Background:
Transfer RNA from a Clostridia bacterium, 74 nucleotides, folded computationally. It was read from a public genome assembly. Rfam family: tRNA. Gene Ontology term of the family: triplet codon-amino acid adaptor activity.
[in-house]
RNA sequence: GGUUGAUUAGCUCAGCUGGUUAGAGCGCCCGCCUCACAUGCGGGAGGUCGAGGGUUCGAGUCCCCCAUCGACCA
Numbered sequence: 001g002g003u004u005g006a007u008u009a010g011c012u013c014a015g016c017u018g019g020u021u022a023g024a025g026c027g028c029c030c031g032c033c034u035c036a037c038a039u040g041c042g043g044g045a046g047g048u049c050g051a052g053g054g055u056u057c058g059a060g061u062c063c064c065c066c067a068u069c070g071a072c073c074a
Stems, first nucleotide, its partner, number of pairs: 001073007010026004019057001028044005050066001052064003
């Protein structure tokens, strides 16, 4: 340099053929339980979906470009 995959909550990851409210597990906070802790049960907070632009009535999802990380080829 070329090809290709990934980027969504603090962490690991879903999100179907673009559709009306963005989710799970773990973690965190509160309550119940306990002498206390853990486990368990219930509830809650936390996201400009990596940046920018485009298409569309509508974009996490499609297109362009940039950035970061990985793989392969040279």